[in-house]
RNA sequence: CAGGGGGCGCGGGCGGCCGCCGGUUAUUUUAUAUAACGGGAGGAAAGUCCGGACACCGCAGGGCAGGAUGACCGGUAACGCCGGUUCGCUUAAAAGGCGGGGAUAGCGUUACAGAAAAGAACCGCCGCCGUAAACGGCGGUAAGGGUGAAAAGGCGGAGUAAGAGACCACCGCCUGCCCCGGCAACGGGGCGGGGCAGAACAAGCCCCAUCCGGUGCAAGGCGAAUAGGCGGAAAAAGGACGGCCCGUCCGUUUAUUCCGCGGGUAUGCUGCUUGAGGACGCGGGCAACCGCGUUCCUAGAGAAAUGGCCGCCGCCCUUUUAUAAGGGUACAGAAUCCGGCUUACAGCGCCCCCUGUGUU
Numbered sequence: 001c002a003g004g005g006g007g008c009g010c011g012g013g014c015g016g017c018c019g020c021c022g023g024u025u026a027u028u029u030u031a032u033a034u035a036a037c038g039g040g041a042g043g044a045a046a047g048u049c050c051g052g053a054c055a056c057c058g059c060a061g062g063g064c065a066g067g068a069u070g071a072c073c074g075g076u077a078a079c080g081c082c083g084g085u086u087c088g089c090u091u092a093a094a095a096g097g098c099g100g101g102g103a104u105a106g107c108g109u110u111a112c113a114g115a116a117a118a119g120a121a122c123c124g125c126c127g128c129c130g131u132a133a134a135c136g137g138c139g140g141u142a143a144g145g146g147u148g149a150a151a152a153g154g155c156g157g158a159g160u161a162a163g164a165g166a167c168c169a170c171c172g173c174c175u176g177c178c179c180c181g182g183c184a185a186c187g188g189g190g191c192g193g194g195g196c197a198g199a200a201c202a203a204g205c206c207c208c209a210u211c212c213g214g215u216g217c218a219a220g221g222c223g224a225a226u227a228g229g230c231g232g233a234a235a236a237a238g239g240a241c242g243g244c245c246c247g248u249c250c251g252u253u254u255a256u257u258c259c260g261c262g263g264g265u266a267u268g269c270u271g272c273u274u275g276a277g278g279a280c281g282c283g284g285g286c287a288a289c290c291g292c293g294u295u296c297c298u299a300g301a302g303a304a305a306u307g308g309c310c311g312c313c314g315c316c317c318u319u320u321u322a323u324a325a326g327g328g329u330a331c332a333g334a335a336u337c338c339g340g341c342u343u344a345c346a347g348c349g350c351c352c353c354c355u356g357u358g359u360u
Base pairs, nucleotide, nucleotide: 001356002355003354004353005352006351007350008349009348010347012313013312014311015310016309017308018307020040021039023037024036025035026034027033042331046342047341049340050339051338052337053336054216055215056214057213066212067211068210069209070208071085072084073083074082075081086100087099088098089097090096101207102206106205107204108201109200110199122145123144124141125140126139127138128137129136130135153171154170156168157167172196173194174193175192176191177190178189179188180187181186220270221269222268223267229261230260231259232258233257234256238254239253240252241251242250243249244247277296278295279294280293281292282291283290284289314329315328316327317326318325319324
């Protein structure tokens, strides 16, 4: 320098004007209103897919159903997340990317092509029979051809009518034991057994092992108008009933009024944002991450605010010799909080790795 790959950071800046939603203070009679001060979206706030905190409910034990996960070790509050290691696949190779129980428990699937997709005979080869021959029939054969993503371990020998792990050597594969390294997965080596007819797919069903209680801040807690409920008191005046000496009488009851109690709707407050928090430094660790110290915290709504215009600058595109002009400036948008994953994203910057080439 060219090509390939991985990761991190940012995601417009300044000024002016007009607004919107909370907070504090002051004025005002509370509310309200006004003024001042200060605050007001993200790397994904998104999808709501995993894991937790928190809250309420449930819970003797076991099983079924359902869901998720699946090499080993570590990290974490936890995870299906992350890191490292290991094995396999992939790119010609590397960096890198993707994947990880079981295919002799059983079922299912394997497009097109092909005779056949799992105990396979289309062509070919060989034998026998028929025939003058061409050819036909029966049987053997997985060595050769053809089809296919995939065709029944590879190669050589011996063998055979032709052939074939049917037999033999080597290589590969499966399996058992031992030794060495490693925490382990695993790697290296040795000895023995098996002719290998045990094709592939489990992100099709399924089997095995492990884990999983339900509902979500519209959780939950506190207060509580009106209406209605229960209890008590009063009932002069009103209603109903009763009594008698028949009245401006007495009594019972009730409308009604008052007090108290409990549930609880509207509604108010709370939960609510300081938290497994951010930044920086030091230390431990290969890393994920952890510990210590300093320092900083500035949304908390009604599901409703967080905006608009103008000017200058920046960046990108087009036109132009140039000056300059025109156009554009992403994805998106909190609602209990946190850790992840996934998805969307104009453009800019930085770091690292691999391969090739050139120069010193």